[in-house]
RNA sequence: GCCCCAGUAGUGCAAUAGGUAGCGCGUUGGACUUCUAAUCCAAAGGUCGUGGACUCGAAUUCCAUCUGGGGUG
Repeated sequence: GCCCCAGUAGUGCAAUAGGUAGCGCGUUGGACUUCUAAUCCAAAGGUCGUGGACUCGAAUUCCAUCUGGGGUG
C1' cells in the first nucleotide's frame, strides 16, 4: 500500500432479503423478608463510530472517513 472483519444503552451482545432498536448483566424504585441475599414487578438509559448520498422511510444499501483486529507484499 491492498484485502477482510468489527464499531449499537454503563458493560457484553442481538436485530439480514429497508418499516419508527431489543436481551442478559449492571443501575434506580417498589413487592416479598425481622434484616441481607435470592426471587418477582416497574423505570431510567442509545439520533446504531463520524459525515454525506439513494429512498416516503436506513443500524440495515452506496460513497468517503476515523478507531481497533486479522491477512498479504
Annotation: A computed fold for a 73-nucleotide RNA from Trichonephila inaurata madagascariensis, annotated as transfer RNA. The coordinates come from a structure-prediction model, not an experiment, and the mean pLDDT is 82. The source organism's lineage runs through Eukaryota, Eumetazoa, Arthropoda, Trichonephila and Trichonephila inaurata. It matches the Rfam family "tRNA". Gene Ontology term of the family: triplet codon-amino acid adaptor activity. Rfam classes the family as a transfer RNA. RNAcentral holds the sequence, with entries from ENA and Rfam.